[in-house]
RNA sequence: UGGGCCGUCGCCAAGCGGUAAGGCACCUGGUUUUGGUCCAGGCAUACGGAGGUUCGAAUCCUCCCGGCCCAG
Repeated sequence: UGGGCCGUCGCCAAGCGGUAAGGCACCUGGUUUUGGUCCAGGCAUACGGAGGUUCGAAUCCUCCCGGCCCAG
């Protein structure tokens, strides 16, 4: 420098055009002598950034940023 893949709550991770699941962690309450386990609820503005397409974008297109791999 060229090509490919990836970037979603604190961490892991679904989603593939129509209002973002789940697990762990954390917080509150219940249970318990306490802790843990278990149960209920919560976690408010998690989609790398900026444009574009569209009635509507995490999802499609372009550029940029970061990471990994391949080639030179």
This is a predicted structure of a 72-nucleotide RNA (transfer RNA) from a Leptospiraceae bacterium. Lineage of the source: Bacteria > Pseudomonadati > Spirochaetota > Leptospiria > Leptospiraceae. The RNAcentral record of the sequence draws on ENA. Rfam family: tRNA. Rfam links the family to the GO term triplet codon-amino acid adaptor activity. Its Rfam clan is "tRNA clan".